Source information: The RNA shown here (Glycine riboswitch aptamer) has 92 nucleotides. Of the family's consensus pairs, 89% are formed in the model.
[in-house]
RNA sequence: GAGAAACUCUGGAGAAUCCCGAUGAAGCGGGUGCCGAAGGUGCAAGGUGAGAAAUCGCCGAAUCUCUCAGGCAAAAGGACAGAGAAGUUUUA
Numbered sequence: 001g002a003g004a005a006a007c008u009c010u011g012g013a014g015a016a017u018c019c020c021g022a023u024g025a026a027g028c029g030g031g032u033g034c035c036g037a038a039g040g041u042g043c044a045a046g047g048u049g050a051g052a053a054a055u056c057g058c059c060g061a062a063u064c065u066c067u068c069a070g071g072c073a074a075a076a077g078g079a080c081a082g083a084g085a086a087g088u089u090u091u092a
Stems, first nucleotide, its partner, number of pairs: 001090002007084005016032001018031004033072003039068001040066001042064001046059005
């Protein structure tokens, strides 16, 4: 001098305040519809293994995809972004 994760602060979207039962209640049980930005699934280029080849297998990103999980008033959570302090690693 530079970088990443964790930590602290700030910002931070989408989608039924739906229906039935019970209830003090939005929390519980069941049903239908919906959302993607915790987490998770899938893969393009490319790489790689087998094979003479055709071809097959493996690795392989995202805010894309799926909607398993999660979510659809507020609160909480929240990818990501900005700032802060301390320490660690690496380079000169």